Context: one part of a larger RNA
């Protein structure tokens, strides 16, 4: 000095991000038990008190022998006595020791908030959670050879199910509740007019060339052009879809600005105005969300960036991207008390088991 274990005066979280760690509690009996609640719960609430050994025998339990009565006379039935055996039995009396759940093994415990109902999942090897999932809400798809999903395809799954099913998407027990806004996108429904593809059409033009007209130095040039056979193609037709018109927000998402104005000031119920689709409705609020911010008051503390309750001045909450509650639950997160104690003032002794020294 390291690692494990015991033990400690006085204090008793003063250590620390932070009681991390250690100590405390521990059983079974008996009193006795709050706020809150979904009435189940919370609760082993908390918080007392006994606990061994020996006499003791209240009292339970079986219940022979005896008796007495009945009658249907039996191996009967009912009632009294109550020995004898069994009891982890209560009061009460007495022993021992420092200590009787005497060792092992064996709940700390309360108040208060967040968050997520809850039992359950999860990153095999740094993250158990406030995350996933969950019962329960709700919107959407599917009428059966559903729908979806796998496969090229037969098939197969849904499902030997049938809308109280079955897919897919969001919440996310339970209790109040879920406002405005279809202008954007999305989806769903229209079909009158626009626009719109191959396809269908096929005017016009255009290539070649039988022939045919003219010029000629008779070698040839130049023009017109039938039918074929080709090139290019208008105009007209013609689906979906786009524009169009309506529905829809438990669909994806959005939910303003300025100036003034009450007989103290201050504010603005009130009133202009400008924009929008439509301007945040209940609740909630410096919150897991508040930048300024250690806001501001209040409790707690001798002393509080942290906690609790409040205030609204919400940089930048708000309603199933769900908002506010909430018993019961959580090896979750904070704060705060008891009880506890070497975690600390402030170290010390002691075993072991290593290292180093030194024989």
């Nucleotide at each position: 000095u390291u690692a494990u274990g015991g033990u400690u005066a006085a204090g008793g979280a003063a250590c620390u991000c932070g009681g991390c760690a250690a100590a405390a509690u521990g059983c079974c009996c008996c009193c006795g038990u709050a706020a809150c609640u979904u009435c189940g719960g919370g609760a082993g609430a908390a918080g007392g008190g006994g606990g061994g050994c020996c006499c003791g025998g209240a009292c339970c339990g079986u219940g022979a022998c005896g008796a007495a009565g009945c009658c249907u006379u039996g191996c009967g039935c009912u009632u009294c006595c109550g020995a004898g055996c069994g009891g982890g039995u209560a009061a009460g009396g007495g022993c021992c020791g420092c200590a009787g759940a005497g060792a092992c093994c064996a709940g700390g415990g309360g108040g208060a908030a967040g968050c997520g109902a809850c039992u359950g999942u999860u990153u095999a090897c740094u993250a158990a959670a406030a995350a996933c999932a969950c019962a329960g809400g709700u919107c959407c798809g599917u009428g059966c050879g559903a729908a979806g999903u796998c496969g090229c395809a037969a098939g197969a799954c849904g499902a030997u199910g049938u809308a109280u099913a079955c897919g897919g998407a969001c919440u996310g027990a339970c209790u109040c509740c879920u406002g405005c806004c279809c202008g954007g996108u999305g989806c769903u429904g229209g079909a009158a007019g626009g626009u719109u593809a191959a396809g269908a059409g096929g005017a016009c033009c255009u290539g070649u060339u039988a022939g045919c007209c003219c010029c000629u130095u008779u070698g040839g040039g130049g023009g017109c052009g039938a039918a074929g056979c080709g090139g290019a193609g208008a105009a007209u037709u013609u689906a979906a879809g786009c524009c169009c018109c309506a529905g829809u927000a438990a669909a994806c998402g959005g939910c303003g600005g300025u100036g003034g104005u009450a007989a103290c000031u201050a504010u603005a119920a009130c009133c202009a105005u400008c924009c929008u689709a439509a301007g945040g409705u209940a609740g909630c609020g410096a919150a897991a969300u508040u930048c300024c911010u250690u806001g501001u008051c209040g409790g707690g503390u001798a002393a509080g960036u942290u906690c609790c309750g409040a205030c609204c001045u919400g940089c930048a909450c708000g309603a199933a991207u769900g908002g506010a509650g909430u018993a019961a639950c959580g090896a979750c997160u904070u704060c705060c008390c008891c009880g506890c104690u070497g975690u600390c003032u402030c170290a010390a002794c002691c075993a072991u088991a290593a290292a180093c020294u030194c024989g």

Large-subunit ribosomal RNA, domain IV from Arthrobacter sp. CAU 1506, 359 nucleotides, folded computationally.
Its Rfam family is "Bacterial large subunit ribosomal RNA". Its family is annotated with structural constituent of ribosome and ribosome in the Gene Ontology.
Its mean pLDDT, the model's own confidence on a scale to 100, is 86.
The organism belongs to Arthrobacter, within Bacteria.